[in-house]
RNA sequence: AGAGUUUGAUCAUGGCUCAGAGCGAACGGUGGCGGCGUGGAUUAGGCAUGCAAGUCGAACGCGAAAGGCUGGGCAACUGGCCGAGUAGAGUGGCGGACUGGUGAGUAAUGUAUGGAUAACUUGCCCUAGAGCCAGGGAUAACCACUGGAAACGGUGGCUAAUACCCGAUGGCCCAAUGAGGAGGCACUUCUUAUUGGUAAAGAGAGCAAUCUCACUCUGGGAGGGGUCCAUAUCCUAUCAGCUAGUUGGUGAGGUGAUGGCUUACCAAGGCGACGACGGGUAGCCGAACUGAGAGGUCGAUCGGCCACAUCGGAACUGAGAACUUUCCGGACUCCUACGGGAGGCUGCAGUCGAGAAUCUUCUGCAAUGGGCGCAAGCCUGACAGAGCGACGCCGCGUGCGGGAUGAAGGCCCUCGGGUUGUAAACCGCUGUCACUCGUUAAGAAAGCCUGGGGUAGGCCUCCAGGCUGACGUUAGCGAGAGAGGAAGCCACGGCUAACUUCGUGCCAGCAGCCGCGGUAAGACGAAGGUGGCAAGCGUUGUUUGGAAUCACUGGGCAUAAAGCGCGCGUAGGGGGCUUGGUAAGUCCAUGGUGAAAUCCCUCGGCUCAACCGAGGAACUGCCGUGGAUACUGCCGAGCUUGAGAACGGGAGGGGUGAAUGGAAUGCCUGGUGUAGCGGUGAAAUGCGUAGAUAUCAGGAGGAACGCCGGUGGCGAAAGCGACUCUCUGGCCCGAUCCUGACACUGAGGUGCGAAAGCUAGGGGAGCAAACAGGAUUAGAUACCCUGGUAGUCCUAGCCGUAAACUAUGGGCACUGGGUAGGGCUGGUCCAAUGCCAACCCUGCCGGAGCAAAUGUAUUAAGUGCCCCGCCUGGGGAGUAUGGUCGCAAGGCUAAAACUCAAAGGAAUUGACGGGGGCUCACACAAGCGGUGGAGGAUGUGGUUUAAUUCGAAGCAACGCGCAGAACCUUACCCGGGUUUGAAAUGUAGGGAUUAGGUCUCUGAAAGGAGGCUGACGCCGCAAGGUGGAACUUACACAGGUGUUGCAUGGCUGUCGUCAGCUCGUGUCGUGAGAUGUCGGGUUAAGUCCCUUAACGAGCGAAACCCUUGUCUUUAGUUGCCAGCGGGUAAUGCCGGGGACUCUAAAGAGACUGCCGUUGUUAAAACGGAGGAAGGUGGGGAUGACGUCAAGUCAUCAUGGCCUUUAUGUCCGGGGCUACACACGUCCCACAAUGGCCGGUACAAAGGGAAGCGAGACCGCAAGGUGGAGCAAAUCCCAUAAAGCCGGCCCCAGUUCGGAUUGCGGGCUGAAAUUCGCCCGCAUGAAGUCGGAAUCGCUAGUAAUCGCGGAUCAGCUACGCCGCGGUGAAUAUGUUCCUGAGCCUUGUACACCCCGCCCGUCAAGCCACGAGAGCCGGCAGUGCCCGAAGUCGCGUGCCCAACCGCAAGGAGGGCGACGCCGAAGGUGAUACUGACGACUGGGGCUAAGUCGUAACAAGGUAGCCA
Repeated sequence: AGAGUUUGAUCAUGGCUCAGAGCGAACGGUGGCGGCGUGGAUUAGGCAUGCAAGUCGAACGCGAAAGGCUGGGCAACUGGCCGAGUAGAGUGGCGGACUGGUGAGUAAUGUAUGGAUAACUUGCCCUAGAGCCAGGGAUAACCACUGGAAACGGUGGCUAAUACCCGAUGGCCCAAUGAGGAGGCACUUCUUAUUGGUAAAGAGAGCAAUCUCACUCUGGGAGGGGUCCAUAUCCUAUCAGCUAGUUGGUGAGGUGAUGGCUUACCAAGGCGACGACGGGUAGCCGAACUGAGAGGUCGAUCGGCCACAUCGGAACUGAGAACUUUCCGGACUCCUACGGGAGGCUGCAGUCGAGAAUCUUCUGCAAUGGGCGCAAGCCUGACAGAGCGACGCCGCGUGCGGGAUGAAGGCCCUCGGGUUGUAAACCGCUGUCACUCGUUAAGAAAGCCUGGGGUAGGCCUCCAGGCUGACGUUAGCGAGAGAGGAAGCCACGGCUAACUUCGUGCCAGCAGCCGCGGUAAGACGAAGGUGGCAAGCGUUGUUUGGAAUCACUGGGCAUAAAGCGCGCGUAGGGGGCUUGGUAAGUCCAUGGUGAAAUCCCUCGGCUCAACCGAGGAACUGCCGUGGAUACUGCCGAGCUUGAGAACGGGAGGGGUGAAUGGAAUGCCUGGUGUAGCGGUGAAAUGCGUAGAUAUCAGGAGGAACGCCGGUGGCGAAAGCGACUCUCUGGCCCGAUCCUGACACUGAGGUGCGAAAGCUAGGGGAGCAAACAGGAUUAGAUACCCUGGUAGUCCUAGCCGUAAACUAUGGGCACUGGGUAGGGCUGGUCCAAUGCCAACCCUGCCGGAGCAAAUGUAUUAAGUGCCCCGCCUGGGGAGUAUGGUCGCAAGGCUAAAACUCAAAGGAAUUGACGGGGGCUCACACAAGCGGUGGAGGAUGUGGUUUAAUUCGAAGCAACGCGCAGAACCUUACCCGGGUUUGAAAUGUAGGGAUUAGGUCUCUGAAAGGAGGCUGACGCCGCAAGGUGGAACUUACACAGGUGUUGCAUGGCUGUCGUCAGCUCGUGUCGUGAGAUGUCGGGUUAAGUCCCUUAACGAGCGAAACCCUUGUCUUUAGUUGCCAGCGGGUAAUGCCGGGGACUCUAAAGAGACUGCCGUUGUUAAAACGGAGGAAGGUGGGGAUGACGUCAAGUCAUCAUGGCCUUUAUGUCCGGGGCUACACACGUCCCACAAUGGCCGGUACAAAGGGAAGCGAGACCGCAAGGUGGAGCAAAUCCCAUAAAGCCGGCCCCAGUUCGGAUUGCGGGCUGAAAUUCGCCCGCAUGAAGUCGGAAUCGCUAGUAAUCGCGGAUCAGCUACGCCGCGGUGAAUAUGUUCCUGAGCCUUGUACACCCCGCCCGUCAAGCCACGAGAGCCGGCAGUGCCCGAAGUCGCGUGCCCAACCGCAAGGAGGGCGACGCCGAAGGUGAUACUGACGACUGGGGCUAAGUCGUAACAAGGUAGCCA
């Protein structure tokens, strides 16, 4: 610091996601040790049990028992002493208001920071001063009686105090009054005088003096507390108004103290867009986490403050008030004798419950701290420790060194090897931690005890010795033994470090995002390997970062989300020049404060670290004081340039009302006139003989205003267009003058606001939603046509929205130009329509700059300032709900759940278009001949079948693979065999069995069974041994036309012989890309030329190659024969010849080279000459980058998978030849340009030895016999046919046509039944030129005629591949159909139009709205009732202290009553939630239905209201 993800690719916008850090965590695997921390976040839910606040006998009065000792008594029993003034309770004092817990409530009665208190308080402590006199009456305990189950009491009697009470004294205390002084803002304070008032307690030590501790009054201090003020402190306006003690005043009350704190009266205030009031949420802070920071989030542990203590209310005591006080009410739990009682873990442990989830019913007061006490000491779940939990942070270990045949095993493999891996084994060594044994600090002295010193003594202080440790089996140290006890988790497609095999087969599964999985998965599962971290590792949740994705730092708004439709204007914000003052902002200096802890720095202590300590810095803040005065503010004075007024001139569809005008449409009346009119792509509906349309004249009526008219004018926008008048707004120019900042913007507010729509009343010609009819169509609730009502028009009033758009808020200033238009002025001039210049307005083109690009560019989207509005992914949704406006329609404001990973912008390259332009092609047209109809052949589909093997599927499958299925082929079916195999290689064993030959049996054959014979090399006389091939046995393996052409190679088809496809360098662009390759010409051509930010190049085109057309040279057999010779019935037959033809080799030739015209002086085109041939002469071979996952695993090759007595292999037979049917490709026909018969002429190219086969003979023929010649320019196949000559037929189902069938033959072949070809005779079907539709062909072509060849025993060949003969017609055009090329345009397509995509309906799931209602919650409020309790009142009852002789009084207590008052009851509401029949739309979901709305001119341009 970034990365992934929208696209074919690009840039930008924009969301989603990831990598970091953190956590009081939880979950899943795993788990050795220690240190330091940390641990109920949920139910402020309920709690068993124990403990958590007592202490003081030096305040006081009482005062046991057990037990022991010892008496009396016969015993029962009863004394004394000790226990012991102990235990114990009680009176009294101090403390229980601290400590400890929790965060429910609380948005301010809180907290933080800084102030104020002249408006207050303070026990214990410190300090200072003064004092402590004299009396009295009670009461607990205790005793007796007594109620009650208990809790707890009642009555009577006795008693003490540092308990209580009266009195005295009393100041510098308090209150009132007077006088004087001082300070101050209110007022306070000092001095003094008078009057009145208020104190006290003792205890201990000592013989005592005295001392110590208590006590009372007063001043001061320290620390604590109360109250007040300022500032800050979350979300919500779908909460906009709130408030009656409310705001203020006066009197009174109350408090420690101010105050409506309370009360009576008076006034009517107070708060609020700077957000009152209401709702939601929340303890606040120091701090913590994150971040570069600014910020964002958070408030565990530690510390400060607050609040709470079962829920609610109230009070007493006290210096201070309530967790473990009291009283009352409610809920809950427990006890009960049913009468009544008891309780409060949000203290420490612990328990239940709920929950993803949070510990021991531990030890100790040794330390620190607290309470009481003179003290010893007691108490202390505060605290100190230990325990549990990897919950976190930190540290340590699980060994170290050597060790290659790179062991075994695992995994992979191209089988060679690689890897795990120095890893292990093995050898040597060490001893951390854990274990065992031993030893041993610090926390502990400031306390206490003893002794001693100081002091008169004590307090106090000093010295010495001793005592006190929960942790603790402590840390540490030493010794012992032994590598021994100690490694896992996650990941490995990209982001993101790390890869292979197997399994699985859109299954199982993974997934943070993109996305993996449909038979070769680096993404699932496993294994091996690797990477990362490590006693941890992952996952989940959550915070922050990345996110500049709420933008203060630091974003935007023409088209991506985003400028209000437009004015006026309130608050607010910001605001011209000069000057004086002030000092609020601002700046400087200084003082106070900003607790400690934390963070940071330095140093130090635990072996290090975590952790801890000390010092410093910091705490960016707040407050005070002093100073500065540039800028801003405020106050004052002025100025004129901003703004405005006055004056002169001017343009204009600016607005309002009234009146007028002509053209046109329809209607009415009349005339003329006759059969149609009208309408459309074509029609029809409609109108018309009752007279239309057309035409003429007249009339009534409504609406709109032609030409001028113009990217011209005016207006804020909406908008405004005949002419005249009325009233009226704004603007511009000019020259002076006046006011003197009056100016800009503008939240709310208010006005205007197209069309449509609404209300009421008019009006209604034309047009025209709805509606009706006619067409179109599969349908047509549309587009087209004929009609037609609201409406459109007017008046009055609503509505308030538009793609209300320049998709661009307003204002001011500045920043190169060019050009056009409108208004007006000045200069030049006599004048001007001319020229120059200034101002205002409206456009266009373009520079810098800006911008993602498109673009914008003085009319900014540039550069700045000011103000307002708005945006924050898409969908849900501008919807629901609430509010508000409206008569309604609806408008404004405006969410969420849920869902997706995109949605969207600009530009690029393609592709596509029922877009455009240019140009090609037998593409159409013009022609010729066909197909589609018939019969047949052949291929295919379908069907059938045991099998009808398989493949090919629009063009580009279908006479295709097949250049030839009777067996074979053959892959299919049935049946019979066989299993190392029909053929290959290797290893091992066997042995002479063997190879080869021959025979027998069986069988359909294959095969099986068996007999006979019988070899070879080497050594050796032989026996025998051994070996190669073979055989046999066994094992490896073979084999497969089994599967995948979507795993592949190779080959092929197609676009297309179309003219295209690219590269290097340069240039342009952020980039994808562009340029080049575009443009103007030209060409068959990206062929060439010119222009040119391009210059060149490559693959294609062309050329080179083959063939054909002309000529030349060379050569002359098997070819040829002109001339010469010979010969025959005849023939190059022979001699000979090379002339010719021909053969086959080499050359020549054609290049727009020449001429003319056109053209840009070009390329080139046209015409011409010459030439055999003329503009690539004809034909062929040759096929760019690529496309179609095109075709082929069945030519071949090949990965993976499958099979292995079978899916291999052999054999016999059958099938591939089936046949209701459909299609493709062909053949022969339908006839006279013909058929038949006879005669007769002229080719080319091929083939031939298991071959071609002549002449001759036989047969009607197919063919047969026979065999000359020929491995071929020699011989043969081999007669070419159409043609030509002659004859017959005479238009008919025929002398056309030949299918079908019968009979008889021939040939090939083991074999023609399924299932061959040919011949003869006989038979003689359909068919008379073919519907819709469709094919080929532009010249030696079509058409037509025959000939040959491959395959092949033969042939179903009419096929295919070639050859020649005869030999046309038409087109000089590009509108249309099809296809193609280039340029351009649009695009929402990129799997590229066979694309994309919309809505209803149907199905499933999900969340939400509405809903008769129903059930809760919460906060108030009216009324009723009214506990406890304070206060008031106090008439009833009671009473020790004082007064009084007494009665009685003062005073006190209780009861009753009154106000207030919690809970409760009741009524009507507000807000909020759950459920809810039915209902509404929405979202999501591979392959449902109907249509085709949008994207191309999307086939009616689309879109907004």

The RNA shown here (small-subunit ribosomal RNA) has 1505 nucleotides and comes from an uncultured prokaryote.
Rfam family: Bacterial small subunit ribosomal RNA.